């Protein structure tokens, strides 16, 4: 160079057109506990950027960026 797969909260990961974008772990508040831990309750974080398709895009398709493979 070419061909493919990936990109979602702080990390990990559900979501194949109409979700309030959800879960575990971190956070942080608060409960229990003398006290930490453990446990429960609540909370705040997220769709890589442009572009088209569509009434409606994280989700379909192009182009760009970044990462992994595989081939020369």
């Nucleotide at each position: 160079g070419g061909c493919g797969c990936c990109a979602u909260c702080g990390u990990c990961u559900a979501g194949u057109g109409g979700u309030u974008a959800g879960g575990a772990c971190g956070g942080c508040g608060g409960g229990u506990u003398u006290u930490c831990a453990u446990c429960c309750c609540g909370u705040a974080a997220a769709c890589u950027g442009g572009a088209g398709u569509u009434c409606a895009a994280u989700u379909c398709u192009c182009c760009a960026u970044g990462g992994c493979g595989c081939u020369a």
Molecule: transfer RNA
Organism: uncultured Candidatus Peregrinibacteria bacterium